[in-house]
A computed fold for a 357-nucleotide part of an RNA from a marine metagenome, annotated as large-subunit ribosomal RNA, domain IV.
The RNAcentral record of the full RNA draws on SILVA.
Its Rfam family is "Bacterial large subunit ribosomal RNA".
Context: one part of a larger RNA
RNA sequence: UCCUCCUUAAGGAACUCGGCAAAUUAGCCCCGUAACUUAGGGAUAAGGGGUGCCCCACUAGGGUAACAAGACUUGCUCUUGAAGCUCGAAGGGGUUGCAGUGACCAGGCUCUGCCGACUGUUUACCAAAAACACAGGUCCCAGCUAACUCGAAAGAGGAUGUAUUGGGGCUGACGCCUGCCCAGUACCGGUAGGUUAAGGAAGGGGGUUAGUGAUUUAUCACGAAGCUCUUGACUGAAGCCCCGGUAAACGGCGGCCGUAACUAUAACGGUCCUAUGGUAGCGAAAUUCCUUGUCGGGUAAGUUCCGACCCGCACGAAUGGCGUAACGAUCAGAGCACUGUCUCGAGGAGGAGCUCG
Numbered sequence: 001u002c003c004u005c006c007u008u009a010a011g012g013a014a015c016u017c018g019g020c021a022a023a024u025u026a027g028c029c030c031c032g033u034a035a036c037u038u039a040g041g042g043a044u045a046a047g048g049g050g051u052g053c054c055c056c057a058c059u060a061g062g063g064u065a066a067c068a069a070g071a072c073u074u075g076c077u078c079u080u081g082a083a084g085c086u087c088g089a090a091g092g093g094g095u096u097g098c099a100g101u102g103a104c105c106a107g108g109c110u111c112u113g114c115c116g117a118c119u120g121u122u123u124a125c126c127a128a129a130a131a132c133a134c135a136g137g138u139c140c141c142a143g144c145u146a147a148c149u150c151g152a153a154a155g156a157g158g159a160u161g162u163a164u165u166g167g168g169g170c171u172g173a174c175g176c177c178u179g180c181c182c183a184g185u186a187c188c189g190g191u192a193g194g195u196u197a198a199g200g201a202a203g204g205g206g207g208u209u210a211g212u213g214a215u216u217u218a219u220c221a222c223g224a225a226g227c228u229c230u231u232g233a234c235u236g237a238a239g240c241c242c243c244g245g246u247a248a249a250c251g252g253c254g255g256c257c258g259u260a261a262c263u264a265u266a267a268c269g270g271u272c273c274u275a276u277g278g279u280a281g282c283g284a285a286a287u288u289c290c291u292u293g294u295c296g297g298g299u300a301a302g303u304u305c306c307g308a309c310c311c312g313c314a315c316g317a318a319u320g321g322c323g324u325a326a327c328g329a330u331c332a333g334a335g336c337a338c339u340g341u342c343u344c345g346a347g348g349a350g351g352a353g354c355u356c357g
Base pairs, nucleotide, nucleotide: 001352002351003350004349005348006347007346008345010343011342014341019338027051028050029049030048031047036041038173052095053094054093055092056091061087062086063085064084067081068080069079070078071077072075096100108336109335110334111333112332113331115328116327120132121131136171137170138169139168140167141166142165148157149156150155174323175322176321177320179253180252181251184250185249186246187245188244189243190242193241194240195239199235200234203231204230205229206228207227208226211222212221213220214219254272255271256270257269258268281315282312293309294308295307296306297305
């Protein structure tokens, strides 16, 4: 010097990103206990007091009940008395130490806010959370050889279930609610018309040649049927186009100009665009760039915090909105208590290291 501990005058968070760490608190009994609340809670809220030993005193009282007596309905009966064993306050008196849950074991507390309702689950080995799940809500699919999943298939699961069932998506207790847009994409429904494949196919064209006609007997021209190559009017389903519906489907939810008897502002008016132009509620927010916005509170002093304002760069309603008691090894702010975190160090114990051996 390092590690693990113990103590520490005065101060008491001045330490620090932050009370991290440490300290405080602690059992049992009694008193007492707020806001809020889903009336269960909150709550061991908070905050106080008591606690050893001896005597009164084998105390009051409780449990169990041998045994004895009595009764009759003679029973594993009932009634009365009761030894023993055991549990055990409250009160009064006394006594002792610095100290009595004497060591050990054994909540620090309060206030405010964000998020998530809650108990749970998770990154085995850097993340335990506000992430996942959740009960509840809602939508879609599925009539049973179900939908769906696994499997070239057989078959199996779903389910020895049957729409109060099964599968899938989103949301996430509870309370109050969940606005407008179907133009785009998606899905569902519709079918008159347009478009449209393979296939079918009237007809057209080419090749081949029985044959016919020419001939210089080498061939040339025409050429039915069949076979074959090609073209092809017309016919031809779903789909798409088209017509509707659906947003707790994917998603979306404007701009400019003017206007009131100070100024400012604009309830009001005009105009352009759009499928519709953001409703309720909330708002510098886990979202606010400018920004340490402005005002108020708390502090001597507050980029954090709380309450407001609204100019929302770029909240907003089941990619849910706003509240919310209880809960949280969550996160943020404040206070009380307490302390070697600090002012600022010091002393001590046991190990390690170091020196010698």